[in-house]
RNA sequence: CAACCAUCCCGAGCGGCUGAGAGACCUGGAUCGACGACGCCGCAGCAACCCUCCGCCCGAUCACUCGCGUGAACGGACAGGAACGGUGCUACCGCCAGGACCGAUGGAAG
Numbered sequence: 001c002a003a004c005c006a007u008c009c010c011g012a013g014c015g016g017c018u019g020a021g022a023g024a025c026c027u028g029g030a031u032c033g034a035c036g037a038c039g040c041c042g043c044a045g046c047a048a049c050c051c052u053c054c055g056c057c058c059g060a061u062c063a064c065u066c067g068c069g070u071g072a073a074c075g076g077a078c079a080g081g082a083a084c085g086g087u088g089c090u091a092c093c094g095c096c097a098g099g100a101c102c103g104a105u106g107g108a109a110g
Stems, first nucleotide, its partner, number of pairs: 001110001004107005013043005021032002025099005044090003049086002052082003055078001057076003061072004094102001
């Protein structure tokens, strides 16, 4: 960088610096902002997408057993549990409506 998959009405803020606009873009609306927004840094937190382990379930294989079954390692699935880590997030439903080869985050592969 283009294509693919999942999610985007749950949840979670303080301090320092800065100083005028801000929430991706366009139109309209409603908001936030000199009682300092947005941004940057630090700390804290939220969540559980990925990673790790455990648990439960399923599959086929092997071993044992007269049999019901039991065990082993492997693979898969889960709205189950836990910590470290890779990320992400912490006004408003992606702020709302309409628009567009729309955007953001994660994953996997190129």
The RNA shown here (SAM riboswitch aptamer (S box leader)) has 110 nucleotides and comes from Neomicrococcus aestuarii.
The RNAcentral record of the sequence draws on Rfam and Ribocentre.
The prediction has a mean pLDDT of 78.
Of the family's consensus pairs, 96% are formed in the model.
The organism belongs to Neomicrococcus, within Bacteria.